About this RNA
The prediction has a mean pLDDT of 77. Two RNAs folded together computationally: RNase P RNA and transfer RNA, 390 nucleotides in total. It holds a member of the Rfam family "Bacterial RNase P class A". Rfam classes the family as a ribozyme.
[in-house]
């Protein structure tokens, strides 16, 4: 100094001047909404919609079959394909990383190319026993070689079909869902209790009985659901860790075509330059990237700016 | 908000896991007084990307990109 591993942390800050969304308090108003004030308002990843739940709903989810999924041991979790801890593998000089890592003694099915031969009592080469034959040679037998991932051995392959264990009720999803107002116009089919519909792909079973479909009509309003929750923050004890239990303290967005912006003024941070022996000063950039809530959480996994730790390897000094 | 299909030469497509190929386009010949058409030859793949599985991967799986679609 160069190249790499691992693992955390942050995503300027204070103040000012307009502007938007909802909250609360006031005030006009012609009830369509507007004024002022005060409070509050984006992230690690809110993103992709890849897994897991929580919540709602559906005829409580009872059997079988299908169908998807998972797959070393053990453990944490509300759950998981996630996270821990250990074993075995392969990959790397090494720190470290990777893994669907259960069964070819149930059946099925491949196995290019080389190679005699890829599973089927196959015989390329050389050695040795035995027999047969005057002899070249020939058969059995049992050994090396050689090729290939894999060679006769209970071959390899399951992220091939399967089998085995366990898991899931729903290709419903806050556009669930419930309430409440307001409006319109019927029409044509099916099937009418051995039906017809609905869940769950199918079948049993359950459940309603005027129930479901196609056309056209109307509305397209408000309210709830709505954010306090597997929350953050701290400390303590328990555990090798993930993580748990107890305290204390704390509340941080809730819109309906969808607000959280723009600008300036000091700092700070990171850059480059410049001066200083040095602490350090000074001047210019741009405070920059990916993104941007829409029922809520755990994680993955992408995308991007930076900061810090601790480790390895090679080089150089000393 | 929920789902689904597809990416392979410059276009369009093929390809039971076993050297990635057609057909248009190009470049060169030959034919022709010339060009077209025909015949002959060449040339041109990160199989959208990263990982795993397997001796071996365009195909199997897993995560990611990017088109196009379809419910409500």
């Nucleotide at each position: 100094c160069g190249a790499g591993g691992u693992g955390g942390c942050c995503u300027g800050a204070c103040g000012g001047u307009c502007g938007c969304g909802c909250g609360c308090g006031g005030g006009a108003g012609u009830c369509g909404u507007u004024c002022c004030g005060c409070g509050u308002g984006a992230g690690g990843a809110a993103g992709u919609u890849c897994c897991g739940g929580g919540c709602u709903c559906c005829g409580c989810a009872g059997g079988g079959c299908a169908a998807g999924g998972u797959a070393g041991c053990g453990g944490g979790u509300a759950a998981c394909a996630c996270c821990c801890g250990c074993c075995c593998g392969c990959c790397g000089c090494g720190a470290g990383g990777c893994g669907a890592g259960g069964a070819c003694c149930a059946g099925c099915g491949c196995c290019a190319c080389a190679g005699u031969g890829a599973c089927g009592u196959a015989g390329c080469c050389g050695c040795c026993g035995u027999c047969c034959g005057c002899g070249a040679g020939g058969a059995c037998g049992g050994c090396g070689g050689g090729u290939g991932a894999a060679a006769c051995g209970c071959g390899g392959c399951a992220a091939g079909c399967u089998c085995u264990a366990c898991c899931u009720g729903g290709c419903a999803g806050c556009a669930a869902g419930g309430c409440u107002g307001a409006g319109c116009a019927g029409g044509g089919g099916a099937c009418c209790a051995u039906g017809g519909c609905g869940u769950u792909g199918c079948c049993c079973g359950c459940g309603c009985c005027g129930u479901c479909c196609c056309c056209g009509g109307g509305u397209g309003a408000g309210c709830c659901g709505c954010u306090g929750g597997a929350g953050g923050c701290g400390g303590a004890c328990g555990g090798c860790g993930a993580c748990g239990u107890c305290c204390g303290c704390u509340c941080g967005a809730g819109a309906g075509a969808g607000a959280u912006g723009a600008c300036c003024g000091u700092c700070u941070c990171c850059g480059a330059u410049c001066c200083g022996u040095g602490a350090g000063g000074a001047u210019c950039g741009c405070a920059g990237a990916c993104a941007g809530a829409a029922c809520c959480c755990g994680g993955a996994c992408u995308a991007c700016g930076g900061c810090c730790a601790c480790c390895u390897c090679g080089g150089c000094a000393c | 908000g929920c789902c689904g299909a597809c990416c392979u030469a410059g276009c369009u497509c093929a390809a039971c896991g076993g050297u990635a190929g057609a057909g248009c386009a190009g470049u060169g010949g030959u034919u022709u007084u010339g060009u077209a058409a025909a015949c002959c030859a060449c040339c041109g793949g990160u199989u959208c990307c990263g990982g795993g599985u397997u001796c071996g991967a365009g195909c199997c799986c897993c995560g990611g990109g990017g088109u196009c679609g379809g419910c409500u």